[in-house]
RNA sequence: AGAGUUUGAUCCUGGCUCAGGAUGAACGCUGGCGGCGUGCCUAACACAUGCAAGUCGAGCGAAGCAAUUGAGAUGAAGUUUUCGGAUGGAAUUUUAAUUGACUGAGCGGCGGACGGGUGAGUAACGCGUGGGUAACCUGCCUCAUACAGGGGGAUAACAGUUAGAAAUGACUGCUAAUACCGCAUAAGCGCACGGUAUCGCAUGAUACAGUGUGAAAAACUCCGGUGGUAUGAGAUGGACCCGCGUCUGAUUAGUUAGUUGGCGGGGUAACGGCCCACCAAGACGACGAUCAGUAGCCGACCUGAGAGGGUGACCGGCCACAUUGGGACUGAGACACGGCCCAAACUCCUACGGGAGGCAGCAGUGGGGAAUAUUGCACAAUGGGGGAAACCCUGAUGCAGCAACGCCGCGUGAGUGAAGAAGUAUUUCGGUAUGUAAAGCUCUAUCAGCAGGGAAGAAAAUGACGGUACCUGACUAAGAAGCCCCGGCUAACUACGUGCCAGCAGCCGCGGUAAUACGUAGGGGGCAAGCGUUAUCCGGAUUUACUGGGUGUAAAGGGAGCGUAGACGGUAUGACAAGUCUGAAGUGAAAGGCGGGGGCUCAACCCCUGGACUGCUUUGGAAACUGCCAAACUAGAGUGCUGGAGAGGUAAGUGGAAUUCCUAGUGUAGCGGUGAAAUGCGUAGAUAUUAGGAGGAACACCAGUGGCGAAGGCGGCUUACUGGACAGUAACUGACGUUGAGGCUCGAAAGCGUGGGGAGCAAACAGGAUUAGAUACCCUGGUAGUCCACGCGGUAAACGAUGAAUGCUAGGUGUUGGGGCCCCCAAGCCUUCUGUUCCCGCCCGCAACGCUAUAAGUAUUCCGCCUGCGGAGUACGGUCGCAAGAUUAAAACUCAAAGGAAUUGACGGGGACCCGCACAAGCAGCGGAGCAUGUGGUUUAAUUCGAAGGCAACGCGAAGAGCCUUACCUAGACUUGACAUGUCCUGAAUUACCAGUAAUGUGGGAAGUUCCUUUGGGAACAGGAACACAGGUGGUGCAUGGUUGUCGUCAGCUCGUGUCGUGAGAUGUUGGGUUAAGUCCCGCAACGAGCGCAACCCUUAUUGUUAGUUGGUACCAUUAAGUUGACCACUCUAGCGAGACUGCCCGGGUUAACCGGGAGGAAGGUGGGGAUGACGUCAAAUCAUCAUGCCCCUUAUGUCUAGGGCUACACACGUGCUACAAUGGCAAGUACAAAGAGAAGCAAUACUGUGAAGUGGAGCAAAACUCAAAAACUUGUCUCAGUUCGGAUUGUAGGCUGAAACUCGCCUACAUGAAGCUGGAGUUGCUAGUAAUCGCGAAUCAGAAUGUCGCGGUGAAUACGUUCCCGGGUCUUGUACACACCGCCCGUCA
Repeated sequence: AGAGUUUGAUCCUGGCUCAGGAUGAACGCUGGCGGCGUGCCUAACACAUGCAAGUCGAGCGAAGCAAUUGAGAUGAAGUUUUCGGAUGGAAUUUUAAUUGACUGAGCGGCGGACGGGUGAGUAACGCGUGGGUAACCUGCCUCAUACAGGGGGAUAACAGUUAGAAAUGACUGCUAAUACCGCAUAAGCGCACGGUAUCGCAUGAUACAGUGUGAAAAACUCCGGUGGUAUGAGAUGGACCCGCGUCUGAUUAGUUAGUUGGCGGGGUAACGGCCCACCAAGACGACGAUCAGUAGCCGACCUGAGAGGGUGACCGGCCACAUUGGGACUGAGACACGGCCCAAACUCCUACGGGAGGCAGCAGUGGGGAAUAUUGCACAAUGGGGGAAACCCUGAUGCAGCAACGCCGCGUGAGUGAAGAAGUAUUUCGGUAUGUAAAGCUCUAUCAGCAGGGAAGAAAAUGACGGUACCUGACUAAGAAGCCCCGGCUAACUACGUGCCAGCAGCCGCGGUAAUACGUAGGGGGCAAGCGUUAUCCGGAUUUACUGGGUGUAAAGGGAGCGUAGACGGUAUGACAAGUCUGAAGUGAAAGGCGGGGGCUCAACCCCUGGACUGCUUUGGAAACUGCCAAACUAGAGUGCUGGAGAGGUAAGUGGAAUUCCUAGUGUAGCGGUGAAAUGCGUAGAUAUUAGGAGGAACACCAGUGGCGAAGGCGGCUUACUGGACAGUAACUGACGUUGAGGCUCGAAAGCGUGGGGAGCAAACAGGAUUAGAUACCCUGGUAGUCCACGCGGUAAACGAUGAAUGCUAGGUGUUGGGGCCCCCAAGCCUUCUGUUCCCGCCCGCAACGCUAUAAGUAUUCCGCCUGCGGAGUACGGUCGCAAGAUUAAAACUCAAAGGAAUUGACGGGGACCCGCACAAGCAGCGGAGCAUGUGGUUUAAUUCGAAGGCAACGCGAAGAGCCUUACCUAGACUUGACAUGUCCUGAAUUACCAGUAAUGUGGGAAGUUCCUUUGGGAACAGGAACACAGGUGGUGCAUGGUUGUCGUCAGCUCGUGUCGUGAGAUGUUGGGUUAAGUCCCGCAACGAGCGCAACCCUUAUUGUUAGUUGGUACCAUUAAGUUGACCACUCUAGCGAGACUGCCCGGGUUAACCGGGAGGAAGGUGGGGAUGACGUCAAAUCAUCAUGCCCCUUAUGUCUAGGGCUACACACGUGCUACAAUGGCAAGUACAAAGAGAAGCAAUACUGUGAAGUGGAGCAAAACUCAAAAACUUGUCUCAGUUCGGAUUGUAGGCUGAAACUCGCCUACAUGAAGCUGGAGUUGCUAGUAAUCGCGAAUCAGAAUGUCGCGGUGAAUACGUUCCCGGGUCUUGUACACACCGCCCGUCA
């Protein structure tokens, strides 16, 4: 950074799609480790259970516990004793006091307003940013000053009674305080009053002194201190106000009554309609009020070159909320998540009377959902609350667990290793790929696993994490790779399977038998512990265009004007400083991003530092530009004066021509209308014609790419009123201008309303035609309407498809109006300016077409409008309208295009030119009959197949089906095979003969023993065995080669270089002539060249020469006969030549090409004929000539054999033959060719037969012999008939070929003697030795042509001409066609 996709191709417009990045993601397949992060986006749905806010005994009283002490009681052991006792004092116990690292409840204090969660609401001073408070508050903390004297009355706890199931109370009695309440004191403070000074933008503020007035305190102590009261200051935190910014919708345009303001009160920490009474009627809104929808805002995050666009998870700031709604209390702070009260819904308990609860705290559950974790550990660290402290509390927090959810890092081994192993895939079978890949050998140990040591985090102690990070040791290549893609975009290709099926697909698209696009495999490409898919956002998309788009024809200029708001605005001077520029200051939180550096082994991550944060505010300066102010100017604009032009407008009057109607006259049978007709009118007198009259509408000629108007539009003439433009002049004003959202006005035709009018024309309607139909086009009629007046409507291809205004940018020609010079006037000429209206044309820009001073060029200003096609200018809503309708104006859904301009073709019932037996002019046919032959159809066991089949299938493949051919059918038989190659064994090969079969096969049986040789064997042939294989006229001519047809023997088809065009392409090849011809000439941005044309080739027409046998015969001789001698003159034969070239003459033509005529010549303008077929078209024909890919069959779809079939037959078609007769038939006589063929052949003379033919065989491998002529001509007969025409059909008897003639051959004789008397619509061939007619030959072939291919004989008619039919060529034009008119495409129905 671009790419794909509209077309046959091109350029453009324009949409759709892709490649990139990102995510709190989800899904599919897969999954080794670690670090750092992240994790209910949905139901602000409901919640079991546990925990998340307590603490202070150094505020207080009481109770319990323990200890100590004092007092009292009882009084053990022991000692002693006079046995009475004494002593002793353990232990127990009562009471009091004291003490306590004790316990939990209560009073009291501080904290529960922080921390944590969520984003429902909110479009707002909520948030962001910058200010203000002279309108405010602030617990704990810090600093300063000054104090703390002396009293009082209660109340929980507790005890008792009592209600209740419980929660919770009620009553009586006792008691304390740092709980509560007076009094005293007042430096200072507050309030009120008046005063002075200073300051402020104002209300006012500050300071000072005075008078009056008001309010305080609590103790505890370890004696260190802590706490308390008042005031001031600070810090922190909050409250309120303001400027600016902050989504969409106008199919939401008006909203608002405490509403806006004032005065006076109340309330608040404080200002304020915050609340109240009264007064006024304001306030907001197109710079978008109100209403509706959506949404927490920001730092930031993603993307982007940027400007922007999207997002608002995590982290941080602010706000709001705590089941839903409302309310206040306490307090420094709340209208309070784990406080209170009320109402509501839900859940739970209940003794039914009544109560309890709020996970949007951390875990967790259900539910919803594509989807989101543990009912973990610890207060060790950081922080928070309480406390003097120890300490207690802390689901904040620190950690761990789960999840590839994301980012980052690492690993799954490294080196060597060619027998290029095996396997797999493929193959042209040779190989190639996987692939140094593996194995093997050598080495290493990051991660994981095992063992040992073992932190920092912690200031003296204290470690949840954690025996964690990290380090060390031993150990084994072991435990660790997938996913997507491979037609193009887009890196990467083959095989098999499938066969428009299954499927793929982001777009284009792929799949119908050879799929690099489906599925699988091999191979390859990409990324990698991930890879793909889906969803969403930005990008690409300059596809909303500020940067950075357009509007003649692609989407898009409002139908036109006036004009409001707004936007923009001439020349010169001065002032100001709002915009603008510049300096400085404040702020722009931190985190993030960027640069530099540092710490975890690196990185992610974290830390430090710098700069940035493009913004806002304050302030000093500058004054060019914009703005504002002042006073000027005249070039913009306007006014005045003088002129002429005009279908400009409105109203009134008036004129002639024409149509129609009425009246009268003349006059008679038609008129009218059409492509042709009919309806219609007319003998009741039309049409025609003459005269008179009525009425309405429109104004011929002039008339013009002429005029006027803003547009719509305006056309006889005259008058009245009236708008605008223009020219000349330069007197006046002095920027008064331009544009113009809304608004107002005008606005063709049709239409609507009311009232007139109505000649012609004419929707609707009627009739007649046309037509398959004809609700049309054509004709005859005909009503609204068209006309007038007054209203409505408000649209048109209202177009120059081009908004308005201003300036600038080569020219040329014409034109309207005016001016100037010349001129006596007029005309004409010359010149000039402005305006108007056109044409041509450079530059320029444009996709091209085109535009070009009247721009679509170049600049400026303002307005309207556009953003893929369709749905649709439609629906709904609003506005307008009497209605018709107009205006404003979507979405769902759908497609991958729709579109513009130009190019090449093809096509046109477009045009121009030209050609062809294309028509015309002629001749002969076909179509009717019979037969032959082919095809379709039908039939059949089979009637083999193809061609398909318009020309360009149908006497075609087939130059010849009785068997064979033969591919088909029936029946029988064979399986390495009828045929080829290779291996092994045996044997020469082979051939009589017999049996048997329908036949191949088969059985028997005899004879026979090849060639070469190095003596091993080899070659050929036959038989046998097994396997590779053979074989296939089976499929696909739409997989192919080769060959062929056709357009068409038409004159075309292309290339190189150059030039033009953005390009496809054009030019050349077009044009003017000419030709059979792109043949030639001339011209020309073309110059040349190639394949075609022509010529070169064959044949034919004339002739020379050479040659003279098998040919020829004039002269000489000879014969029945060129028969023979002789000769080669002639004919002829076949080699080599000559000849024809527009060469010559005349005329035309451009002094050309060439054309017309003529001479000469056998032949004259390519002399006649043939061969020769450009680039290409038809997926034309052929897989059955042959070859061939792939598929299919393999005891059969192959091979062999016999018989049958291809020959069928209600019918239809094509191509031919024979005829229908007298230009003839029959009979007799008689003449003349060319080109061919001949040995398994042609066959003469002769003989036999009526004949086909037979017997026989001379000659001939051919200028030698043979096959071998007919029509014509002559004579006779027939005399117009179904015949002496015609010969089908049938019978009988024969002939020939061949193993064989029934199905199914040809020929002969005799007999039979059908249809047919010249053929409908239509259609074919032919332009001269042609048509027509007559016979002859050949190929194929045993036999079997009316077919095919050749040959000669006789031998015409006609062509004015190119209007038309068909086909073709060139140029041009239109096109929405390109599979190309057999196209495309519309409607209805299914």
This is a predicted structure of a 1390-nucleotide RNA (small-subunit ribosomal RNA) from an uncultured bacterium. The RNAcentral record of the sequence draws on ENA. Rfam family: Bacterial small subunit ribosomal RNA.